[in-house]
The RNA shown here (transfer RNA) has 75 nucleotides and comes from Baaleninema simplex PCC 7105. Rfam family: tRNA. The family's RNA type in Rfam is transfer RNA. It was read from a public genome assembly. Its mean pLDDT, the model's own confidence on a scale to 100, is 82. The organism belongs to Baaleninema simplex, within Bacteria.
RNA sequence: GGGCGAUUAGCUCAACGGCAGAGCUACAGACUCUUAAUCUGUUGGUUCGGGGUUCGAAUCCCCGAUCGCUCACCA
Numbered sequence: 001g002g003g004c005g006a007u008u009a010g011c012u013c014a015a016c017g018g019c020a021g022a023g024c025u026a027c028a029g030a031c032u033c034u035u036a037a038u039c040u041g042u043u044g045g046u047u048c049g050g051g052g053u054u055c056g057a058a059u060c061c062c063c064g065a066u067c068g069c070u071c072a073c074c075a
Stems, first nucleotide, its partner, number of pairs: 001071007010024004018055001026042005048064005
C1' cells in the first nucleotide's frame, strides 16, 4: 500500500429498510439473622464522525476515523 470484517447502553452483543432491544453491571424492592444466591422492578442511547438516497436509515450509497484479520512490498 491492496482486500475483507467490525464500530449500537458502563461491558458483551442482537436488531440487516417500518416502535432501538437482550444478558451482565449499577440502583431500588422482596426474601434472608447478615452476606451471597434467587425473584421483581427501575435507570441507562449523538446506533464511530460527516454527507447522500428514501415517505421512512443502526440497516442502502459516498467520504473520513479507529480497531482486527489477511495479502503484497521494503529491510